[in-house]
The RNA shown here (Bacterial RNase P class A) has 361 nucleotides and comes from a marine sediment metagenome. The sequence is in RNAcentral, with records from MGnify. Model confidence (mean pLDDT): 75 of 100. The model forms 96% of the base pairs in the Rfam consensus. Rfam family: Bacterial RNase P class A. About the family: Ribonuclease P (RNase P) is a ubiquitous endoribonuclease, found in archaea, bacteria and eukarya as well as chloroplasts and mitochondria.
RNA sequence: GAGCAGGCCGGACGGCCGCGGCGCCCCCCAGGGCGUCGAGGAAAGUCCGGGCUCCACAGGGCAGGGUGCUUCGUAACGCGAAGGCGGGGCGACCCGACGGAAAGUGGCACAGAAAAUACACAGCCUACGUCUCCCAAAGGAGGCCGGCAAUGGUGAAAAGGUGCGGUAAGAGCGCACCAGCGCCGCGGAGACGCGGCGGCUUGCUAAACCCCACCUGGAGCAAGACCAAAUAGGGGAGCCAUGGCGUGGCCCGCGCCGCUCCCGGGUUGGACGCUUGAGGGCCGCGGCGACGCGGUUCCCAGAUGAAUGGCCGUCUCGGGGCUUUCGGGCCCUAGACAGAACCCGGCUUACAGGCCUGCUC
Numbered sequence: 001g002a003g004c005a006g007g008c009c010g011g012a013c014g015g016c017c018g019c020g021g022c023g024c025c026c027c028c029c030a031g032g033g034c035g036u037c038g039a040g041g042a043a044a045g046u047c048c049g050g051g052c053u054c055c056a057c058a059g060g061g062c063a064g065g066g067u068g069c070u071u072c073g074u075a076a077c078g079c080g081a082a083g084g085c086g087g088g089g090c091g092a093c094c095c096g097a098c099g100g101a102a103a104g105u106g107g108c109a110c111a112g113a114a115a116a117u118a119c120a121c122a123g124c125c126u127a128c129g130u131c132u133c134c135c136a137a138a139g140g141a142g143g144c145c146g147g148c149a150a151u152g153g154u155g156a157a158a159a160g161g162u163g164c165g166g167u168a169a170g171a172g173c174g175c176a177c178c179a180g181c182g183c184c185g186c187g188g189a190g191a192c193g194c195g196g197c198g199g200c201u202u203g204c205u206a207a208a209c210c211c212c213a214c215c216u217g218g219a220g221c222a223a224g225a226c227c228a229a230a231u232a233g234g235g236g237a238g239c240c241a242u243g244g245c246g247u248g249g250c251c252c253g254c255g256c257c258g259c260u261c262c263c264g265g266g267u268u269g270g271a272c273g274c275u276u277g278a279g280g281g282c283c284g285c286g287g288c289g290a291c292g293c294g295g296u297u298c299c300c301a302g303a304u305g306a307a308u309g310g311c312c313g314u315c316u317c318g319g320g321g322c323u324u325u326c327g328g329g330c331c332c333u334a335g336a337c338a339g340a341a342c343c344c345g346g347c348u349u350a351c352a353g354g355c356c357u358g359c360u361c
Stems, first nucleotide, its partner, number of pairs: 001361009011315007019038008040337001044348002047346005052220004059252004064216005069083005084098001085096004099211002104209002106205003121152002123148003129144006160178006179201001181198007224272001226270002234263005243257005279298008317335001318333006
């Protein structure tokens, strides 16, 4: 100098005015005073997972959906940690929908003979069988029946690859090495790694159907329960069991019922849920780590037409401008993304500027 990984901050202090919650006091009420607390690392997207709540949830089956290397962590996950394998980078490191194609079905454009029951376009061969011709014969030429897939050509991909042998020409036909598959042994908790042996080889595609393993009820705080207020009663339809409704995909099953469904009408105010929680800080211990255990300490927004703001001053970090005797001086400027709405754990996305640690070339 160029990078890689991880962590953190994202104005500070003071004054004045204001807003919301809670506590105390004054006050008949209305209201007022004092004290205290009052946004984020993502409060965001609402993409996963859970808590909580209700749905009259026994249980079973089918369908559907999701996840997909291993082990571990966790309340749980599609998250995280450590590792395996594959790919990239000189490296620190980074990336990976990463089960099965030898269970079955399907697809593989164009080109090409042929795209999976291989095929034979250009070609190569004439050893075997047979025919004709030449020849004294050996042999030669040609045809038929055939053999071959090495070579050329096509393609993203051509039926293991390269080499040697072999052969009429060839071919895993044989051999060596390599790749793949299966079996065995050893190492590992496992994914997997290493070694040996075997028959020779089974194209690609599962973000195509499918198979395998595991998980999976639905809806959501407008959940849901309470108080108050309001009203009513009516109209229509159906059924006395082969009915209706519920079980929030369906079926079996189960449960409830003189009721069930539809139309139309009324009330839409208060208060609960509501914030103490898988909670935060510090210390110690265990673990490579994610994380766990123990001790101690703190209480840290709870609004609902929805508070968390505005102005001023001083300073600091950046940025900009002018100037310079290059030491500096003066002036302007708080300046990113954004903003709680039941609560947590993640992921993803946005982000002016700045700081720290370790590592690589």